[in-house]
Context: one part of a larger RNA
RNA sequence: UCCGGCGAGUUACUCCUCAGGAGCGAGGCUAAGCUGGUUGCCAGCGGAGCCGUAGCGAAAGCGAGUCCUGUAACGAGGGCGAGUGAAGUUCCUGGGGGUAGACCCGAAGCCAGGGCGAUCUACCUAUGGGCAGGGUGAAGCUUGGGUAACACCAAGUGGAGGCCCGAACCGGUGUGGGUUGAAAACCGCUCGGAUGACCUGUGGGUAGGGGUGAAAGGCCAAUCAAGCCUGGAGAUAGCUGGUUCUCCCCGAAAUCUAUUGAGGUAGAGCCUCAGGGCGAGUUCUUCGGAACGUCUUCACAGGAGGUAGAGCGACUGGAUGGGCGCGGGCGGUUUACCGCCGUACCAACCCCAACCAAACUCCGAAUGCCUGUGCAAGGGACCCUGGGAGGCAGUCGCCGAGCGAUAAUGUCCGGCGGCGAGAGGGAAAGAACCCAGAGCCACCGCUAAGGCCCCAGAGUGGCCGCUGAGUAUAGCGAAGGAUGUGUUCGUGCCGUGACAACUGGGAGGUUGGCUUAGAAGCAGCCAUUCCUUGAAAGAGUGCGUAAUAGCUCACCAGUCCAGCGCGGACGCGCCGAGAAUGGUCGGGAUUAAGCGGCCCGCCGAAGCGUGGCCUUGUGCGUGUCUCUCGAGACACCACAGGGGUAGGGGAGCGUUCUGAGCAGCGGUGAAGGGUCCGCGGAAGCGAGACCUGGAGCGCUCAGAAGUGAGGAUGCCGGA
Numbered sequence: 001u002c003c004g005g006c007g008a009g010u011u012a013c014u015c016c017u018c019a020g021g022a023g024c025g026a027g028g029c030u031a032a033g034c035u036g037g038u039u040g041c042c043a044g045c046g047g048a049g050c051c052g053u054a055g056c057g058a059a060a061g062c063g064a065g066u067c068c069u070g071u072a073a074c075g076a077g078g079g080c081g082a083g084u085g086a087a088g089u090u091c092c093u094g095g096g097g098g099u100a101g102a103c104c105c106g107a108a109g110c111c112a113g114g115g116c117g118a119u120c121u122a123c124c125u126a127u128g129g130g131c132a133g134g135g136u137g138a139a140g141c142u143u144g145g146g147u148a149a150c151a152c153c154a155a156g157u158g159g160a161g162g163c164c165c166g167a168a169c170c171g172g173u174g175u176g177g178g179u180u181g182a183a184a185a186c187c188g189c190u191c192g193g194a195u196g197a198c199c200u201g202u203g204g205g206u207a208g209g210g211g212u213g214a215a216a217g218g219c220c221a222a223u224c225a226a227g228c229c230u231g232g233a234g235a236u237a238g239c240u241g242g243u244u245c246u247c248c249c250c251g252a253a254a255u256c257u258a259u260u261g262a263g264g265u266a267g268a269g270c271c272u273c274a275g276g277g278c279g280a281g282u283u284c285u286u287c288g289g290a291a292c293g294u295c296u297u298c299a300c301a302g303g304a305g306g307u308a309g310a311g312c313g314a315c316u317g318g319a320u321g322g323g324c325g326c327g328g329g330c331g332g333u334u335u336a337c338c339g340c341c342g343u344a345c346c347a348a349c350c351c352c353a354a355c356c357a358a359a360c361u362c363c364g365a366a367u368g369c370c371u372g373u374g375c376a377a378g379g380g381a382c383c384c385u386g387g388g389a390g391g392c393a394g395u396c397g398c399c400g401a402g403c404g405a406u407a408a409u410g411u412c413c414g415g416c417g418g419c420g421a422g423a424g425g426g427a428a429a430g431a432a433c434c435c436a437g438a439g440c441c442a443c444c445g446c447u448a449a450g451g452c453c454c455c456a457g458a459g460u461g462g463c464c465g466c467u468g469a470g471u472a473u474a475g476c477g478a479a480g481g482a483u484g485u486g487u488u489c490g491u492g493c494c495g496u497g498a499c500a501a502c503u504g505g506g507a508g509g510u511u512g513g514c515u516u517a518g519a520a521g522c523a524g525c526c527a528u529u530c531c532u533u534g535a536a537a538g539a540g541u542g543c544g545u546a547a548u549a550g551c552u553c554a555c556c557a558g559u560c561c562a563g564c565g566c567g568g569a570c571g572c573g574c575c576g577a578g579a580a581u582g583g584u585c586g587g588g589a590u591u592a593a594g595c596g597g598c599c600c601g602c603c604g605a606a607g608c609g610u611g612g613c614c615u616u617g618u619g620c621g622u623g624u625c626u627c628u629c630g631a632g633a634c635a636c637c638a639c640a641g642g643g644g645u646a647g648g649g650g651a652g653c654g655u656u657c658u659g660a661g662c663a664g665c666g667g668u669g670a671a672g673g674g675u676c677c678g679c680g681g682a683a684g685c686g687a688g689a690c691c692u693g694g695a696g697c698g699c700u701c702a703g704a705a706g707u708g709a710g711g712a713u714g715c716c717g718g719a
Stems, first nucleotide, its partner, number of pairs: 001719006011100003015097010027051003033045005055062002065080004103242002106239001110232003114229003122206009131196001133165003136161001140157006169193003174189004208224001210220003245652006255268005270390001271388007281292004295378003298374006309363001310361002316357003320353004327346002329343005394419007402411002424435003439613004444609003450603003453588003459600001461599006472590002480575002484572010501559005507532003512526003538553001542551002614642006621636006653708001655705008664697002672692005677686003
């Protein structure tokens, strides 16, 4: 991993509630028990008791009323009730709840006057055992020296020590290996202690909130912040996982409020089912009349509002330039003060011009919202009551805001749409984008988005422009830069000859003055940058020199000849342009098969249409049958439906057993197994065939459940 078997909403209760069925009904029912019988049960008796028939009050109590506030006492008022429009009760079945293990499996843990453990290990205890060899050489002693005597000194002797080196033995420092190991702690090398607080054999002792501990929460049998076994016990688990056949109808939510609440729960919102409102009238009535008669879309009418925008000489604030200049600053003058004058400083009010605001508004939409009226349409719509839920982790896109950085597949609100729970076509691929809501079938048709050169269904379609960058063709790109190119607008010069090019000129006062070593057009400073000649020529545009010189330019003439400059707007392009394994528009490729405009045709989906079929709902539409006369069933017709997770509702299939029926089947072959065939909308079915098998089994109608397996790191067995 696979196969087979097993494997999860059960059962109990005189419990609660709702629905369906049945009985009786202002009543309904018996319980224990007893009696009888054809004895897993039935019939009868049994009225104790329970529910209902009256409520209100804490109660005494009162009673169709009662209680409260209140009063001296009433009344009035309020709460809950009654007011016949009144119904209960018992049993069965089903939905849900409660109490129980309560759908199943799963803790870590807690507790026990219940047990088992010190053969491991900790410490203690009794009694035994062990420690090669080598080294060092304490005290004491002896001898000698020495002293008054000691002390003291030297040599020898001696053999002390939690002494030294190092085997056994006891350890376990570092490192390598091992890590599904040779081993659930080992192996190699290395290392510590090795006469001691040493190591060790055997016997004994201390036990679980207890022991023991040179103390690490260590150890107490591979288990220790409280051992192991058994029990309480199916502890509890707002958590995770799993929860078994089919078809039909409807179909959510991820929000609000509250919560020792935030991944739980409750009430509300949203789903479902039943009954009712429901279109006909119904109800009440004092007999005059009154009330109800919904909802949505659309149109019209009437409303509330302060958003977008705009505005501010309308407020509150902000804020720029200018004018005027209150008031200050600074300077001068007189200075004792007061003053006066100046000011390229700051600056109130006011004026001119132009602005800003979620918490500004003199103004002010579009939508949306509320109410009413009206025509039409709609239909599981809307409203009420009750049964059952699920859900309260959402998410993306667009629009309007906040937070953030006018970041995030960010976060938090509001509106809409989708996904969730939605298949199909397009976007190469793709929950959320675009198109479009899938009952089934068709070797039919039309379209949507998107496409029509090939891959690849459909145009190598038509007309007019643009681009030349492979720009582009389904993801990029800015500030900025540029005689790219097309269209267009404005303006200047120009046959009295423009623009470009070429030839020539480009002078004199003068080296202007100052400065400077020098400064001569060209270091720098100054200027009223002047005058003359002239076609024109700056007290000089740049290069250059130490300074001159030299080359140029402005400017002028000639040659030449027809357009030449400048600025703006729009279209398409260019540069700016950068990432790590090999590139690309999906690919090939394309000069149209790119971009813009207009037009015709075609392809293209589960959309729409056509034909057939299945099914649900509605219909005092038709027909047939049944009938308890209320209705029900079936067939046809008409209309409208049939995506679907959680979830609600409905209808069925199959398994085991039981009862009744079938004069049921069976060695002339039951069940079971295999292959095939047939039938049904599915679960499935066959009193079809053949093979296997070898003794039981089925059908119909009911009933009762240990009733359906692929999942639970499921359990057991096998491969």

Predicted 3D model of a 719-nucleotide part of an RNA (large-subunit ribosomal RNA, domain II) from Binatia bacterium (SeqCode). The RNAcentral record of the full RNA draws on ENA. The organism belongs to Binatia (SeqCode), within Bacteria. The prediction has a mean pLDDT of 81.